[in-house]
RNA sequence: GGGCCCGUAGCUUAGUUGGUAGAGCGCUGCAUUUGCAAUGCAGAGGUCAGGGGUUCGACUCCCCUCGGGUCCA
Numbered sequence: 001g002g003g004c005c006c007g008u009a010g011c012u013u014a015g016u017u018g019g020u021a022g023a024g025c026g027c028u029g030c031a032u033u034u035g036c037a038a039u040g041c042a043g044a045g046g047u048c049a050g051g052g053g054u055u056c057g058a059c060u061c062c063c064c065u066c067g068g069g070u071c072c073a
Base pairs, nucleotide, nucleotide: 001072002071003070004069005068006067007066010025011024012023013022019056027043028042029041030040031039049065050064051063052062053061
C1' cells in the first nucleotide's frame, strides 16, 4: 500500500424485505430482612465510531474518514 471482517447503554451483545433502538449483567429507588445477600417491582443510562449522500423516512443502502482484528505484498 491492497483485500476481507468488526465498531449499538458502564460491560457482553440482539436488531432483514429501510418504518417505535432491545436484552442479560452492572447502576439507582422501593418492597421483603434485625442487617446483608438472594428475589420481586419500578427507573436512569444510547449523537447506533465520525462526516456526507440517496429516500417521505437510514443502526440498516452508497461514498469518504477514524479505530480494532485478520490476510496478502

The RNA shown here (transfer RNA) has 73 nucleotides and comes from an uncultured bacterium. Rfam family: tRNA. Rfam classes the family as a transfer RNA. Rfam describes the family as follows. Transfer RNA (tRNA) molecules are approximately 80 nucleotides in length.